[in-house]
Context: one part of a larger RNA
């Protein structure tokens, strides 16, 4: 000098943009953060103009593996980079083939019962795109001579949306390898599923991944093992560069979700707001037993030098579900708080010498503060008040026309046109008018380094200090004042980095 997720002291006008628990991965009151579908299904309730409309719990489907948080663990194929072969992939796109015939249940519900509750049990009834069987199999799989195995679901008005099998694609993911990736040798030996082989098992898939047997290997001063530290990267920061330091925000990957373990479901998890077990902790209890997990958004206590609102909206972008309307969305878009940072603007402009008064200094003449003020003449940015006022809005919906489809003028799909409608921010940005210099300057420093000097007080005291060093009676170094210098809505100090 630069830089900062900063803090502290003094001070503080406005706006734009950005960032805001670095500490206790400490504990959490309360609210919200993941639902949706009646165009899969039966039932119940409400209203009814008897056409229908709306609501509810349940079965079923899809989504809760995304999005959001945190960095505890991890020195590792975790990450980065470049390769590889033995794999999977819901929804989406494209091609081919099919969607046939049957069956038995069950929740909801009724009745009964247990329990303080959480909830549970029994009898009975019922539906499905829930479940099961049979048939069929272009292509698929196993054996490969023949042969064998495995599907489906309907809704609706014909259109349309679905369903099953199979192939290819796209996307996403699993796995393997080369190289790179922190400190310690006051850590030198480490290793028994250990290294390799064979048979078997397992997985979507290669593999000691697992198992039985056999062999005795494998790693290591090119640092194994052990100990410490640490999420990695794109980047950020500094520097002429080489390099150093760093990994907040944003983006990619990884890991974790009270602690430890486990699997279930599923295309995908060994699953933050799912399940089971154990543990610690908290809460409820009728003492028999239950409930919980903010490292989601706010918020609370605690810790700390220190870090914000229990806000608004789904209008936009994106996501889930749905045919759609739409519903949900603390993602997101916005607003609030604090000068936390960067950037911009303002706190007036011109004129004005009697060089006023006052202050300070003085050699007592004067000098300086100082054109500074006052006065005079102007201007009105920003803030204030009033009025006007974009853009972020594209869609969706309705109607008409037209093309496709169709037996068709229904319906559906595409295109065009018209109408109608949708803004949290928001008293928006911006523009205009009004009034009046009106509402807006501080902080540090002045011995040298280092720009800036005098007086008074103090008297090795009180104190200063980054280094050198000042202070013991004239201190430009302490404290005050006047003056000056430097930055400026900031200025200094401190911490840590180059």
């Nucleotide at each position: 000098g630069a830089a900062c997720g900063a803090a502290c002291g003094c001070u503080g006008g406005c706006g734009g943009c950005a960032g805001g628990c670095c500490u206790a991965a400490c504990a959490c009151a309360u609210g919200c953060a993941a639902g949706u579908c009646g165009a899969a299904c039966g039932c119940c309730c409400u209203c009814u103009u008897c056409g229908g409309a709306g609501g509810g719990a349940g079965u079923g489907g899809c989504a809760g593996a995304c999005g959001g948080g945190u960095g505890a663990g991890u020195a590792a194929c975790g990450c980065g980079u470049g390769g590889g072969a033995a794999c999977c992939u819901a929804c989406c796109c494209a091609a081919g083939g099919g969607u046939a015939c049957g069956g038995a249940a069950u929740a909801a519900c009724u009745c009964c019962g247990g329990g303080a509750a959480a909830c549970c049990g029994g009898c009975g009834c019922u539906a499905a795109u829930a479940c099961c069987g049979u048939a069929u199999a272009c292509g698929u799989c196993c054996u490969u001579u023949u042969g064998g195995a495995g599907a489906a679901a309907g809704a609706u008005u014909u259109a349309u949306c679905g369903c099953c099998c199979c192939u290819g694609g796209a996307u996403g993911g699993g796995c393997c390898c080369g190289c790179g990736u922190u400190g310690g040798a006051u850590u030198a030996g480490c290793u028994a599923g250990u290294u390799g082989g064979u048979g078997g098992g397992g997985u979507a898939a290669a593999g000691g991944c697992c198992u039985a047997c056999c062999a005795a290997g494998g790693c290591g001063a090119c640092g194994a093992u052990c100990c410490g530290u640490a999420g990695c990267u794109g980047g950020u920061u500094u520097g002429a560069g080489a390099g150093g330091a760093u990994g907040a925000u944003c983006a990619g990957c990884c890991a974790c979700a009270c602690u430890g373990g486990g699997a279930c479901u599923g295309a995908g998890a060994c699953a933050c707001g799912g399940c089971c077990c154990a543990g610690a902790c908290u809460c409820c209890u009728a003492c028999g037993g239950g409930a919980g997990g903010c490292a989601g958004c706010a918020g609370u206590g605690g810790g700390g030098a220190a870090u914000a609102u229990u806000g608004c909206a789904c209008a936009a972008u994106g996501g889930g579900c749905g045919a759609a309307a739409g519903c949900c969305u603390g993602a997101u878009g916005c607003a609030g708080c604090a000068a936390u940072g960067c950037c911009g603007c303002g706190u007036g402009u011109g004129u004005g010498a009697a060089g006023a008064a006052g202050g300070c200094c003085u050699g007592a003449g004067g000098g300086u503060u100082g054109u500074a003020a006052a006065g005079c003449a102007c201007u009105u940015u920003c803030a204030g008040u009033a009025g006007g006022g974009a853009g972020g809005a594209a869609a969706a919906g309705u109607a008409a026309g037209u093309a496709g489809u169709u037996a068709a003028u229904a319906a559906c799909u595409g295109c065009u046109u018209a109408c109608c409608c949708u803004g949290a921010c928001g008293u928006u940005a911006c523009c205009u008018a009004c009034a009046g210099a009106a509402g807006a300057a501080g902080c540090a420093c002045c011995g040298g380094c280092u720009a800036a000097c005098u007086c008074c007080g103090u008297g090795c005291c009180a104190g200063c200090a980054g280094c050198c060093g000042c202070g013991g009676u004239a201190a430009u170094a302490c404290g005050g004042a006047g003056g000056g210098u430097g930055c400026a809505a900031g200025c200094g100090u401190u911490a840590a980095u180059c």
Molecule: small-subunit ribosomal RNA, 5' domain
Organism: uncultured prokaryote